[in-house]
Parts: sequence; C1' cells; structure tokens
RNA sequence: CACUUAUCAAGAGCGGCUGAGGGACGGGCCCGUCGACGCCGCGGCAACCAGCGCACAGCGCGCCAGGUGCCAAUGCCCGACCGAUGAGGA
Repeated sequence: CACUUAUCAAGAGCGGCUGAGGGACGGGCCCGUCGACGCCGCGGCAACCAGCGCACAGCGCGCCAGGUGCCAAUGCCCGACCGAUGAGGA
C1' cells in the first nucleotide's frame, strides 16, 4: 500500500508536558482555555495473531497475555465507489 478476509451497539483512565483546535471526509450533532486533540509515564479493556492444552472430516473449545489493537458519544448519527483495526498478500 493494490488486493483478500474477519470484526466494528460489549469493555476499559489517572498523572505530567503542550496549547487550539478535535471527533478521517460532506452535512449534522458533540468535545474543547474548567485545557480538548496530540505526546510521555503508569494503569486498564479485549482476545485478532503467536504460544500451550483439548477436539476434529471440517468448522472449533479452553488457558495464557508474547506481537498488534483499543480506553467520550453505536465506526457519535446520516451519506459514500467511506473508514479503522487484526491476519494474510505483492
């Protein structure tokens, strides 16, 4: 990052730094100088992949938490040839 595939109504926040925009995009509606967004530290949620055990024709089930991911609002809502994340793939 073409492409493929699964998931996206559950769940999980404190502190420090910074300082004006942020929630992808259009419209709406929200969040934000009572400090949002972002970054860092610690904490947490979940269980896609890995690992382990079980089962198996095949689909799977459980344990664990190493690699990702995530921790305002149903992916905030509606829309779209939309997006995000995981695992493949060139």

Source information: This is a predicted structure of a 90-nucleotide RNA (SAM riboswitch aptamer (S box leader)) from an Actinomycetes bacterium. Rfam family: SAM riboswitch aptamer (S box leader). Its family is annotated with regulation of gene expression in the Gene Ontology. The source organism's lineage runs through Bacteria, Bacillati, Actinomycetota and Actinomycetes. Of the family's consensus pairs, 96% are formed in the model. The sequence was found by an Rfam model in a public genome assembly.